[in-house]
Molecule: Glycine riboswitch aptamer
Organism: Paenibacillus sp. 7541
RNA sequence: AUGAUGGUAGCGGGAGAGAUUACCGACAGCUCGACAGGUAGCGCCGAAGGAGUAAGCCGAUGUAUCGGUGAAUCUCUCAGGCAAAAGGACCUUUACCGGACG
Repeated sequence: AUGAUGGUAGCGGGAGAGAUUACCGACAGCUCGACAGGUAGCGCCGAAGGAGUAAGCCGAUGUAUCGGUGAAUCUCUCAGGCAAAAGGACCUUUACCGGACG
């Protein structure tokens, strides 16, 4: 300073997938049932978090191999999630912090 990348907080937007089966079971009610929630089973989702890795780079060496490093909304599904609410990567915007190039 017509203040970059970035950070914090707020507003707004923000996907997917069984309100599945069995059992336990608060309050209320009470004949049974239903039902918040929990545990287990089976079936699924990919956008908290986590893990994996392509090029490239580094190292070794028997010179075409090995090891290390290495991004994502890709892959996995450990965790998480599968009515609503909440959460939610990411995006827009506002305020503040900060001070790169020039």